SAM riboswitch aptamer (S box leader), 113 nucleotides, folded computationally. The model forms 97% of the base pairs in the Rfam consensus.
């Protein structure tokens, strides 16, 4: 790479270098951008997937340890993120045509390999 599971309308930006693009891909729409895009660096922040701690429950057990689940708090560490719903639409569905439900694709995390 592949696969499994979960989440994706919340939240959080300044500075330096740089110099024209950017919003994943295709098409359309709509946005952001010389009042400085992408990228790189520094610092700060958000969040709580992994993680740390508390309490409770389950199975086994004499008990403990270990394992699974729920709950509350936290933020040292591993990731991630810090315009707009994953910017919106595209495929299927409908008593409601929607800020609708689902699918596909994608992103992120943990595990697997």
């Nucleotide at each position: 790479a592949u696969g499994u599971u979960a989440u994706c309308a919340a939240g959080a930006a300044a500075g330096g270098c740089a110099g024209a693009g950017g919003g994943a891909u295709u098409a359309g729409a709509c946005c952001c951008a010389g009042u400085g895009a992408a990228g790189c660096c520094u610092u700060a922040g958000c969040a709580a997937c992994c993680c740390u701690u508390u309490u409770c429950c389950c199975g086994a057990u004499u008990c403990u340890a270990u394992g699974g689940g729920a709950u509350a708090a936290g933020a040292a560490g591993g990731u991630g993120c810090u315009a707009a719903a994953u910017u919106c639409u595209a495929c299927c569905g409908c008593u409601u045509c929607g800020u609708c439900g689902g699918a596909u694709a994608g992103a992120u995390a943990a595990c697997c390999c």

It matches the Rfam family "SAM riboswitch aptamer (S box leader)". Rfam links the family to the GO term regulation of gene expression.